Annotation: Predicted 3D model of an 85-nucleotide RNA (c-di-GMP-I-GGC riboswitch aptamer) from a Candidatus Dormiibacterota bacterium. The source organism's lineage runs through Bacteria, Bacillati and Candidatus Dormiibacterota.
RNA sequence: UCCCGAACGGGCAAACCCAUCGCGAGGUGGGGACGCAAAGUCGCGGGCCUCGAUCGACUCGAUCGAGGCAGCCGGACUGCCGAAG
Numbered sequence: 001u002c003c004c005g006a007a008c009g010g011g012c013a014a015a016c017c018c019a020u021c022g023c024g025a026g027g028u029g030g031g032g033a034c035g036c037a038a039a040g041u042c043g044c045g046g047g048c049c050u051c052g053a054u055c056g057a058c059u060c061g062a063u064c065g066a067g068g069c070a071g072c073c074g075g076a077c078u079g080c081c082g083a084a085g
Base pairs, nucleotide, nucleotide: 003085004082005081011036012035016031017030018029019028020027021026034071040077041076042075044074045073046072047069048068049067050066051065052064053063054062055061056060
């Protein structure tokens, strides 16, 4: 230094509730902790979800467009600590 993940100190915060923004998926703030060593950042690839249009079908599927999810999996960039191995 890299892999890796014990400890100390700290960090983040799922579900749910409240407020608020959005047609919606969801976002933001507060409460709250299931979890997290990148649960920090980026929609780049895949995936999932929403809205609209078109087509086919009969309530579903495909395509296109505009979005959402980074706590679904990859990828990129950045980063705290230092025990064993």